[in-house]
Overview:
The RNA shown here (SAM riboswitch aptamer (S box leader)) has 139 nucleotides and comes from Robiginitomaculum sp. The organism belongs to Robiginitomaculum, within Bacteria. Its Rfam family is "SAM riboswitch aptamer (S box leader)". From the family's description: The SAM riboswitch is found upstream of a number of genes which code for proteins involved in methionine or cysteine biosynthesis in Gram-positive bacteria.
RNA sequence: CAUUCAUCAAGACCAGUGGAGGGAUAGGCCCUUUGAAGCUGGAGCAACCACCGAAAUGUGAAGACAUUUUGGAAAGGUGCUAAGUCCUACGGUAGCUUGUUAACCCAGAAAACUGGAAAUGAGCCGUGACAGAUGAGGA
Repeated sequence: CAUUCAUCAAGACCAGUGGAGGGAUAGGCCCUUUGAAGCUGGAGCAACCACCGAAAUGUGAAGACAUUUUGGAAAGGUGCUAAGUCCUACGGUAGCUUGUUAACCCAGAAAACUGGAAAUGAGCCGUGACAGAUGAGGA
């Protein structure tokens, strides 16, 4: 940070300094003078990379190397330590709940009308993308 891939429901806070903001953006909703951001120190969480094994596959005469899967550890490089990435942003769809309704269609009815169906709005649940964050590549 153009871009690629992976992950994002779990987890983990104290002190000093500082002195009014913070949660990326917008809306919402929260956190915050019982002290925000930032900075410093310590602690912790996790396991992306690196590290130590195992298996499979491929290459190789072999040592070995590469890829994938999986286990371990936490002394290394990052990251993280309010709320699901705090929620929703755009789209589509199955189901459920619910509001509204002019016409059309179906059933009943002579009709008014009633019910269904249909249309449409909202909510719930599941889901894809966008955006964002982090890591590893890459530039």